[in-house]
This record gives sequence, structure tokens and C1' cells, in this order.
RNA sequence: GGGCGGUUAGCUCAGUGGUUAGAGCAUCCCGCUUACACCGGGAAGGUCCGAGGUUCAAGUCCUCGACCGCCCACCA
Repeated sequence: GGGCGGUUAGCUCAGUGGUUAGAGCAUCCCGCUUACACCGGGAAGGUCCGAGGUUCAAGUCCUCGACCGCCCACCA
């Protein structure tokens, strides 16, 4: 330098362009227990990496940029 993949809750990750953005774990509350754990119920937690574009409508499509990972090439 070229190609590919990824960025969504504290963590690991889902999410056909369509009307409140989700799961598991973690956290908090309630139940259960002598108590703790397990288990059951519930709550809170998100400007979906940034900017722009397309569209009636973008987490999703397009362009540019940032960061992470993998492969290839080049130099030495």
C1' cells in the first nucleotide's frame, strides 16, 4: 500500500429498511431460606464508533473518516 471482517446495555452477542432496539451474564429490588447460594418474579441500564448521503422511514443501504482483528504485497 491492497483485500476482508468487526464497532449495538458494564461484559459477551442477536437484530428482514417499517412504527417503544433485544437476549444471556452482571447490578438492584421482591419472593424463597434461620442465613447464604440456587431458583422464581420484577426493575434499571442504549443518543446503535463519528460525519455526510439515499429514502415517507436507516442499527440495517451508500460515501468518507476513526479504532480493533485477519490475510496479502512492498521495503529493509
Model confidence (mean pLDDT): 83 of 100. A computed fold for a 76-nucleotide RNA from Candidatus Sulfotelmatobacter sp., annotated as transfer RNA. Taxonomically the source falls in Candidatus Sulfotelmatobacter (Bacteria, Pseudomonadati, Acidobacteriota, Terriglobales). Its Rfam family is "tRNA". The RNAcentral record of the sequence draws on ENA and MGnify.